Description: This is a predicted structure of a 76-nucleotide RNA (transfer RNA) from a Planctomycetota bacterium. Rfam family: tRNA. Rfam's curators write: Transfer RNA (tRNA) molecules are approximately 80 nucleotides in length. Rfam classes the family as a transfer RNA.

[in-house]
Formats: sequence, C1' cells, structure tokens
RNA sequence: GGUGGCGUAGCUCAGUUGGUAGAGCAGUGGAAUCAUAAUCCAUUAGUCGGGGGUUCAAGUCCCUCCGCCACUACCA
Repeated sequence: GGUGGCGUAGCUCAGUUGGUAGAGCAGUGGAAUCAUAAUCCAUUAGUCGGGGGUUCAAGUCCCUCCGCCACUACCA
C1' cells in the first nucleotide's frame, strides 16, 4: 500500500424487510439482615466513532475521513 472485519451506556455486547435505542454487569437509592456479602425492588446514564448524502423517517442504505484488529503485497 491492498483486502476484509469492528466502532452502540462506565465495561461486555444485542439491535435483518429503514419505523419509539436495548440487555447483562457496574453505579445510585431502597428492602431485607444484629451486620456485611449474596438476593429482591426501583433508578441514573447514549453526539449509535466524526462529517456529508438519500429518505416522510437512518444505529441500519450510500460517500468520505479517523481509530482498532486480521490477512496479504512490496522495500530493507
């Protein structure tokens, strides 16, 4: 350099005819306990990597850029 994959909550990840953004864990508040942990209930948290385009409507489709990973080519 080329090809492919990935980027969504603090972390790990879902989200397939484009149509209300979700789960587990973590955090916070509470219940329970003599107390702590576990457990149970409630709850906060999102520029969906950036920008642009298509569309009534985009996490999802198109273009471009950035970052990470894998494979591969070349030079040495």